[in-house]
Context: one part of a larger RNA
RNA sequence: UGACGGGGGCCCGCACAAGCCGUGGAGCAUGUGGUUUAAUUAGAAGCAACGCGCAGAACCUUACCAGCCCUUGACAUGGGUAGUAUGGGAUCCAGAGAUGGAUCUCUUCAGUUCGGCUGGCUACCACACAGGUGCUGCAUGGCUGUCGUCAGCUCGUGUCGUGAGAUGUUGGGUUAAGUCCCGCAACGAGCGCAACCCUCGCCAUUAGUUGCCAGCAGGUUAAGCUGGGCACUCUGAUGGAACUGCCGGUGAUAAGCCGGAGGAAGGUGGGGAUGACGUCAAGUCCUCAUGGCCCUUAUGGGCUGGGCUACACACGUGCUACAAUGGCGGCUACAGAGGGCAGCGAAGGGGUGACCCUUAGCAAAUCUCCAAAGGCCGUCUCAGUUCGGAUUGUUCUCUGCAACUCGAGAGCAUGAAGUUGGAAUCGCUAGUAAUCGCGGAUCAGCAUGCCGCGGUGAAUACGUUCCCGGGCCUUGUACA
Numbered sequence: 001u002g003a004c005g006g007g008g009g010c011c012c013g014c015a016c017a018a019g020c021c022g023u024g025g026a027g028c029a030u031g032u033g034g035u036u037u038a039a040u041u042a043g044a045a046g047c048a049a050c051g052c053g054c055a056g057a058a059c060c061u062u063a064c065c066a067g068c069c070c071u072u073g074a075c076a077u078g079g080g081u082a083g084u085a086u087g088g089g090a091u092c093c094a095g096a097g098a099u100g101g102a103u104c105u106c107u108u109c110a111g112u113u114c115g116g117c118u119g120g121c122u123a124c125c126a127c128a129c130a131g132g133u134g135c136u137g138c139a140u141g142g143c144u145g146u147c148g149u150c151a152g153c154u155c156g157u158g159u160c161g162u163g164a165g166a167u168g169u170u171g172g173g174u175u176a177a178g179u180c181c182c183g184c185a186a187c188g189a190g191c192g193c194a195a196c197c198c199u200c201g202c203c204a205u206u207a208g209u210u211g212c213c214a215g216c217a218g219g220u221u222a223a224g225c226u227g228g229g230c231a232c233u234c235u236g237a238u239g240g241a242a243c244u245g246c247c248g249g250u251g252a253u254a255a256g257c258c259g260g261a262g263g264a265a266g267g268u269g270g271g272g273a274u275g276a277c278g279u280c281a282a283g284u285c286c287u288c289a290u291g292g293c294c295c296u297u298a299u300g301g302g303c304u305g306g307g308c309u310a311c312a313c314a315c316g317u318g319c320u321a322c323a324a325u326g327g328c329g330g331c332u333a334c335a336g337a338g339g340g341c342a343g344c345g346a347a348g349g350g351g352u353g354a355c356c357c358u359u360a361g362c363a364a365a366u367c368u369c370c371a372a373a374g375g376c377c378g379u380c381u382c383a384g385u386u387c388g389g390a391u392u393g394u395u396c397u398c399u400g401c402a403a404c405u406c407g408a409g410a411g412c413a414u415g416a417a418g419u420u421g422g423a424a425u426c427g428c429u430a431g432u433a434a435u436c437g438c439g440g441a442u443c444a445g446c447a448u449g450c451c452g453c454g455g456u457g458a459a460u461a462c463g464u465u466c467c468c469g470g471g472c473c474u475u476g477u478a479c480a
Base pairs, nucleotide, nucleotide: 001480002479003477004476005475007474008473009472010471011470012469013468015464016463019428020427022425023424026320027319028318029317030316031315032314033313034311035310043052064306065305066304067303068302069301070300073129077128078127079125080124081123082122083121084120087106088105089104090103091102092101093100094099109119110118111117131295132294134293135292136291140289141288142284143283144282145280147278152191153190154189155188156187157186158167159166160165171182172181173180197272198271199270200269202240203239204238205237206236207235208234211230212229213228216227217226218225243266246260247259248258249257250256322421326380327379328378329377330376331375332374338369339368340367343362344361348357349356350355387418392413393412394411395410396409397408398407434456435455436454437453438452439451440450
């Protein structure tokens, strides 16, 4: 100087407390461990691994296993020889296919000294080499997690100290903040904080089509449908607006704090982006890059099939429930944000339904995907039920060469566990929790996951003694 203390003081955080909903019990989904297996590829491991990399394993992916094949190789550069561009399609034979063989057909580059001469391409030969998701994240770059959006981390000059170092950065107040004020052997400065950026909330100006319709006219009583208009809504561009600016109190006449006015908004207005010096030899050699090591007829390459989907069990994360604030049936209303041409697909028709037929419109403020909870009426009457939907049988639908291993969906039948969950434990302070649906990425198909969007919309916070994490000062130390 740090680190640590079941030392002290001050302070903060959904840290506790006060509340609300959960998890832990059930069934299922998913990840992991374990076990099994020819293989069940491999990484991640307290917080910070475990719906994580995987924004989507039937083949492919795929790295794993079995079998069948290739060896200058699927891909790059270079040499020699031969050929001449070359590339594609169809059919047949052998084969699981890779591959091998045969036939037919379409197409036939540029330069040119008209010589396969040059470039290019194909085949063969030998070698340099290719190739490796093989090892090492404890050799590395890059990227990322975490403490933590915590308020800290440092430097120059000066001063003090033999020196390590100290001071500044400590102290008194204050703040979300090393934020600001005052004081002070310090005076300044840098990286952080804040602000500048995006978005939501108010207003104005501007621009009106694909958006809108107040007034006027037409038109169906089906529609902004048409003329017309840009007031309004909205869209999107440019500005304004909030600064403790004003008033009162308090404070040290300061910084600030408390209350009030005005205001769409008030003291950081809400949300996002933004992550200091560093810590964990944290994670990643399987994104990529890369040192070293290793393989080179194989640890490389191709293919078929299988596996990653196994199942006594254990854990994590979720979904659905256990019902009446509910289930079922009928009628009925209101979003936002996104997507769409190998696409979204209206209306009409068929089917109980998944879906199918036919096709209008739309590269979209124009067409389309497109709501549910809610409201009204009826029924059920507390039951393992008209709750719950697992499981199983069967018949179908869709995607796709192909749904056996191993897809999703529909109909009929079946109708399991489950009556609110032990010890323990998670999240959340407001348009939040809870609840309801919608969209998107990936994607042929497959979502209870992820990333977004809106609808409905709470309860509670006395307080900081205690648990956890963190910041500052101080103290002890046989620790560095």
Molecule: small-subunit ribosomal RNA, 3' major domain
Organism: uncultured prokaryote